[in-house]
Bacterial RNase P class A from a Chloroflexota bacterium, 368 nucleotides, folded computationally. Its Rfam family is "Bacterial RNase P class A". Rfam links the family to the GO terms tRNA processing, dimeric ribonuclease P complex and ribonuclease P activity. The sequence was found by an Rfam model in a public genome assembly. Taxonomically the source falls in Chloroflexota (Bacteria, Bacillati).

RNA sequence: UAAGGUGGCCGGGUGACCGCCGCCUCGCUUUGGGCGAGGGGGAGGAAAGUCCGAGCUCCGCCGGGCAAGGGUGCUGGGUAACACCCAGGAGGGGCGACCCUACGGAAAGUACCACAGAAACAUACCGGCCCCCCCGCCUUGGGCGGGGAGACCAAGGGUGAAAUGGUGAGGUAAGAGCUCACCGGCGCUCCGAGUGAUCGGGGCGGCUGGGCAAACCCCACCCGGAGCAAGGCCAAAUAGGAGGACGAUAGGCGCCCGGCCUGUCCUCGGGUUGGCCGCUGGACCCCCAUGGUAACAUCGGGGCUAGAUGGAUGGUCACCGCUCGCCUCAGGCGAGCACAGAACUCGGCUUAUAGGCUGCCUUGGCUC
Numbered sequence: 001u002a003a004g005g006u007g008g009c010c011g012g013g014u015g016a017c018c019g020c021c022g023c024c025u026c027g028c029u030u031u032g033g034g035c036g037a038g039g040g041g042g043a044g045g046a047a048a049g050u051c052c053g054a055g056c057u058c059c060g061c062c063g064g065g066c067a068a069g070g071g072u073g074c075u076g077g078g079u080a081a082c083a084c085c086c087a088g089g090a091g092g093g094g095c096g097a098c099c100c101u102a103c104g105g106a107a108a109g110u111a112c113c114a115c116a117g118a119a120a121c122a123u124a125c126c127g128g129c130c131c132c133c134c135c136g137c138c139u140u141g142g143g144c145g146g147g148g149a150g151a152c153c154a155a156g157g158g159u160g161a162a163a164u165g166g167u168g169a170g171g172u173a174a175g176a177g178c179u180c181a182c183c184g185g186c187g188c189u190c191c192g193a194g195u196g197a198u199c200g201g202g203g204c205g206g207c208u209g210g211g212c213a214a215a216c217c218c219c220a221c222c223c224g225g226a227g228c229a230a231g232g233c234c235a236a237a238u239a240g241g242a243g244g245a246c247g248a249u250a251g252g253c254g255c256c257c258g259g260c261c262u263g264u265c266c267u268c269g270g271g272u273u274g275g276c277c278g279c280u281g282g283a284c285c286c287c288c289a290u291g292g293u294a295a296c297a298u299c300g301g302g303g304c305u306a307g308a309u310g311g312a313u314g315g316u317c318a319c320c321g322c323u324c325g326c327c328u329c330a331g332g333c334g335a336g337c338a339c340a341g342a343a344c345u346c347g348g349c350u351u352a353u354a355g356g357c358u359g360c361c362u363u364g365g366c367u368c
Stems, first nucleotide, its partner, number of pairs: 001364010012320007020042002023039007044339001048350002051348005056227004062258005069223005074088005089103001090101004104218002109216002112211002125157002127153002130150001132148007165183006184208002186205008231277004241268006250262004284303004289298003321337007
């Protein structure tokens, strides 16, 4: 200096004027309530998505037995918990820093692998070799070429994402793990390292077609349901309304036994739509120390940070900041300044994001 990898932070600032919401203090008042003055506070890194996990609230849960449905899926640790985070292992990508993984099981079963290709749980398109018959030629005990039938082959070539493991040698009519040596995979066994997933090494065995479970399935572990429009209180008002069809030989609690509850549908009609709580002090935030590779934990100190409800943060002006373009270039002019607004709260994940600052690491070039 160029190109990359991986983290962190900010994301407009200041002033003036007018205007919002809530709280505290004081004063006035017509004290239900309202007005004025002063003081402090007032949207996010994602508030989005509603994908996970919880706190909280209500409902269900009587005993025995049997299911169904859903979720997760390598190992260890963290956490209130998780499908999250940290650290590892295996596989894969990259020169590298690093990144990705829907990562238990294909020897329980079933299904699928299009097209191409001869053939995808199976085989012969091209081809190789041997034997017989016919024809032609020649250098005539023989050899060469062409055609037909038979038997053998899967080593060579082709197709494909994938085709009976690879290289070499022997063997064979030609071939083939047919045999052997060295490898790869698989099975059995022993040793070592590690908490573990796994890794490394030795021995024996010619055992030697695959993929796919983000296909059904099998295995292991976990799981009641609904959600702040949850739920509770107060006030006010009415009609505990009328009629009809089924129904105790019925409806219902997943199924069975026991036990328990009383229902389903249709038509007409009436009241309420108000206020308060929940509603913000939390598995909360910041800093130091200690322990830990880390996520994080513990001790100590400091801080309080919106609670709206037809739904609060706005408007104008000026200066500054940043980006882009142009110019008469220490300056001037013009344009622009992202994604985007809490509604019970928290831990995550995912998605969107103008621009700026910055730590560490990798590769290339140049110079010293």